[in-house]
RNA sequence: GCGCUAUCCAGAAAGGUGGAGGGAAAGGCCCUGUGAAACCUUGGCAACCUGCGAACGCAAGGUGCCAACUCCUGCCCCCGGCAUGCCGGGGGGAAGAUACCGA
Numbered sequence: 001g002c003g004c005u006a007u008c009c010a011g012a013a014a015g016g017u018g019g020a021g022g023g024a025a026a027g028g029c030c031c032u033g034u035g036a037a038a039c040c041u042u043g044g045c046a047a048c049c050u051g052c053g054a055a056c057g058c059a060a061g062g063u064g065c066c067a068a069c070u071c072c073u074g075c076c077c078c079c080g081g082c083a084u085g086c087c088g089g090g091g092g093g094a095a096g097a098u099a100c101c102g103a
Stems, first nucleotide, its partner, number of pairs: 002102002005099004013042005021031003026073003043066003048062002050059003070095001075092008
């Protein structure tokens, strides 16, 4: 990297180094010299695997995570509105993220 399954409107940041980008991609809209990414330290959230346990649970060893719902949208269906291709709402999908398992 590929496939299956589950979850994705909850939750959780300080310091140091660094010095201009970042939020997957496109379009938006945001964050950022009142300091981006990245790295380090410390802290925290959560509970997929794990351990204990009959269950409910408890713990926190392996991952993960700590702006905005996966930041929003793109494709399909339904409802409503009107300025008739746009707006609002709902459902599903695609893509993505994380975990476990598999080839």